[in-house]
Molecule: c-di-GMP-I riboswitch aptamer
Organism: Ardenticatenaceae bacterium
RNA sequence: UCUUCGAAAGGGCAACCCUGUCGAAAGGCAGGCGCGCAAAGCCGAGGGCCUACGGCGUGUUGGCUAUGGCGGCCAGGCUGCCGAA
Numbered sequence: 001u002c003u004u005c006g007a008a009a010g011g012g013c014a015a016c017c018c019u020g021u022c023g024a025a026a027g028g029c030a031g032g033c034g035c036g037c038a039a040a041g042c043c044g045a046g047g048g049c050c051u052a053c054g055g056c057g058u059g060u061u062g063g064c065u066a067u068g069g070c071g072g073c074c075a076g077g078c079u080g081c082c083g084a085a
Stems, first nucleotide, its partner, number of pairs: 005083002012037002017032006035072001041078003046074002048070003054065003
């Protein structure tokens, strides 16, 4: 120094919930909080998942559909702090 790895220290991110706001919803954004995270940094919807305004169908109360979403579900690409064992 590199690969694997994850002790310590410093720093980083921020689930749930609450408030405000946008949205038909799922969900997003901002603030608070602090479950967790060594890539919970960046990129992209391949698989998976959520929603169903509208549309389609049904024919009377429930179905299908992403053009809407989720990267803190899995897999992938790029980059990266520290350095005990």